[in-house]
RNA sequence: CUCGAUAAAGCUAAACCACCCGUGAGGGUGGGACGGAAAGCGGCGGGUCUUGAUGAGCAAGAUGGCCGAGCUGCCGAAA
Numbered sequence: 001c002u003c004g005a006u007a008a009a010g011c012u013a014a015a016c017c018a019c020c021c022g023u024g025a026g027g028g029u030g031g032g033a034c035g036g037a038a039a040g041c042g043g044c045g046g047g048u049c050u051u052g053a054u055g056a057g058c059a060a061g062a063u064g065g066c067c068g069a070g071c072u073g074c075c076g077a078a079a
Stems, first nucleotide, its partner, number of pairs: 002079001003076002011036002016031006034065001040071002044068003047063006
C1' cells in the first nucleotide's frame, strides 16, 4: 500500500413522527435506527428527480445514503 476481523475506542443515522423552510424535487432541527470503513468533503462526469403551461430540446434547481472519478481521514487481526 492492498485489505477489512463475531477486535477495540469512537463516528454517522434510512424509513417513520413533530416543528420550521421551499411552488416543487428536497432541506434544517429534535426524536428514532435500516444501514454504513469513507454513508467524511465538493454536484466534476453519468444517472434519477423537480420547476419553468412542456413531449423533444433548453434553462434553473434537487440528490454525495445511486454509480464513477477527485481530495482528505480513525483503528490494525489475518492474508
The RNA shown here (c-di-GMP-I-GGC riboswitch aptamer) has 79 nucleotides and comes from a Deltaproteobacteria bacterium. It was read from a public genome assembly, where an Rfam model found it. Model confidence (mean pLDDT): 86 of 100. NCBI's taxonomy places the organism under Bacteria, Pseudomonadati, Myxococcota, Myxococcia.